[in-house]
RNA sequence: CAAGAUGGCCGGACAGUCGCUGUUCUCAAUUGUGUUUACAUGGUUGGGGAGGGAGGAAAGUCCGGGCUCCACAGGACAGAGUGCCAGGUAACGCCUGGGGGGCGAAAGCCUACGGAAAGUGCCGCAGAGAGUAGACCGCCUAAAUCAGCUUUGCUGAUCGGUAAGGGUGAAAGGGUGCGGUAAGAGCGCACCGCAUCGCUGGUAACAGCGCAUGGCAGGGUAAACCCCACUCGGAGCAAGACCAAAUAGGUGUUCUUUGGCGUGGUCCGCGCUGAACACGGGUAGGUUGCUUGAGGUGUACGGCGACGUGCAUCCCAGAUGAAUGGCUGUCGAGGCUUCUUUGAAGCUGAACAGAACCCGGCUUACAGGCCAUCUUGCGGG
Numbered sequence: 001c002a003a004g005a006u007g008g009c010c011g012g013a014c015a016g017u018c019g020c021u022g023u024u025c026u027c028a029a030u031u032g033u034g035u036u037u038a039c040a041u042g043g044u045u046g047g048g049g050a051g052g053g054a055g056g057a058a059a060g061u062c063c064g065g066g067c068u069c070c071a072c073a074g075g076a077c078a079g080a081g082u083g084c085c086a087g088g089u090a091a092c093g094c095c096u097g098g099g100g101g102g103c104g105a106a107a108g109c110c111u112a113c114g115g116a117a118a119g120u121g122c123c124g125c126a127g128a129g130a131g132u133a134g135a136c137c138g139c140c141u142a143a144a145u146c147a148g149c150u151u152u153g154c155u156g157a158u159c160g161g162u163a164a165g166g167g168u169g170a171a172a173g174g175g176u177g178c179g180g181u182a183a184g185a186g187c188g189c190a191c192c193g194c195a196u197c198g199c200u201g202g203u204a205a206c207a208g209c210g211c212a213u214g215g216c217a218g219g220g221u222a223a224a225c226c227c228c229a230c231u232c233g234g235a236g237c238a239a240g241a242c243c244a245a246a247u248a249g250g251u252g253u254u255c256u257u258u259g260g261c262g263u264g265g266u267c268c269g270c271g272c273u274g275a276a277c278a279c280g281g282g283u284a285g286g287u288u289g290c291u292u293g294a295g296g297u298g299u300a301c302g303g304c305g306a307c308g309u310g311c312a313u314c315c316c317a318g319a320u321g322a323a324u325g326g327c328u329g330u331c332g333a334g335g336c337u338u339c340u341u342u343g344a345a346g347c348u349g350a351a352c353a354g355a356a357c358c359c360g361g362c363u364u365a366c367a368g369g370c371c372a373u374c375u376u377g378c379g380g381g
C1' cells in the first nucleotide's frame, strides 16, 4: 500500500431571529378556601427572568422483567416454550467463557447441538431393492436333478449360491490389504474406524490413552408425532386510584283547602303524576399513576470475560390531536461537471426515522465518516 476480520464511536456544526411545550422564580389582574378582616394557602390569565426539551434504533411489539388489577395460583391434566457444559443477571429464548461439528489459506465466522436399541409415521423421482435391506446386469456351477456327447470327463439347462464389480439414488451400511472360497462374504486375520469398560486430565461438556472387551449390529428423519429434563396463572397505563358538570333517570324525606287522573256505587286503600330539599351511582371533563431509575458519568478493586462491589458526582423530555420546529447567514463530509500533472473553479448539499408507564434484550432500517486491534499478500529500511 492492497484485500479482508473483529470491536467500538459519531450520525451535520456555529451564530442570529421568530415560534412551540414542561419546570421554577417573580410581578399584575381575577377567583376559591380558612379563620382573630388581615394574613395564609390554592386555581386561572397575562408580562418578565432562569433553566430543560427525541433515538441509536424512539421502530417491529418478538422474548424477559418491574408496576397495577383480577385472583389466592396447592396438586394433576391439557397447552405453550426451552434443549452441549459452566457462569452472569431481577429475569430471559439474552450475554460471556468453554466443548463438539461445519466453513475459510488465516484473522475469524456459523451452529435448536438431548433421545432413532419405547412405540408410531414418512423417505418424492430414479432404481431389482428405501427396510425384518436388496439378485436388474454381472460373477459361480462345488453340492442336487435332467439332457446331449467325442463318457473316470466335458458341455448345456433347471434348482440354486453370491453384496467383490456395474448401474439408480440425497442415502444401498464400516474402510484398506492379506488369507479364504465354486464364486463370494467380518467368514478369519492385521491396521484404521465404531461401541463398551477402565485409567488419566478437566467443576463440566469433553479430550487423551489401552498387546482391555465386543462384535461390525436394528439406514435416515424428532424446527414429524412422540419420550426425557426444565420453565410458564390471566389481563394490561385504554392497568389502576381520586374529584366530578349539564341533561335524563334512581332512592329517601317533606309539602299542598283530602292538587289531578285511574280503580270504584261511595269511603279507606293502592298505582301513576307535581314541587322543594337531601343522598348516592355512572357519563363528559379534570387530577393522579408520570418519570429518581435493576439510572447516567468518573474512578478504584475483584473477575479471562459477561458482570459485581465501594467511593465521588449529576438530575437528563413528560406532550394528550399530541410540543421538541421554521427562516437567514457562515462552514461543511460526500457527490456531479469542466479545465487539468499536483490542483483549481462551478453546482448540489446529509441517511433511517420520531418518545407516549418504565427498564433489560433480540430483530429490522440507516447517506456518510472516524478510531483501535488482528490476518494475509506485495514493496522498502
Stems, first nucleotide, its partner, number of pairs: 001377010012331007020053002023050013055352001059363002062361005067236004079232005084098005099113001100111004114227002119225002121221003136166002138162003144158006174192006193216001194214003197210005240288004250279006259273005295314008334348006
Source information:
Predicted 3D model of a 381-nucleotide RNA (Bacterial RNase P class A) from Parendozoicomonas haliclonae. Rfam family: Bacterial RNase P class A. It is annotated as a ribozyme. The RNAcentral record of the sequence draws on ENA and Rfam.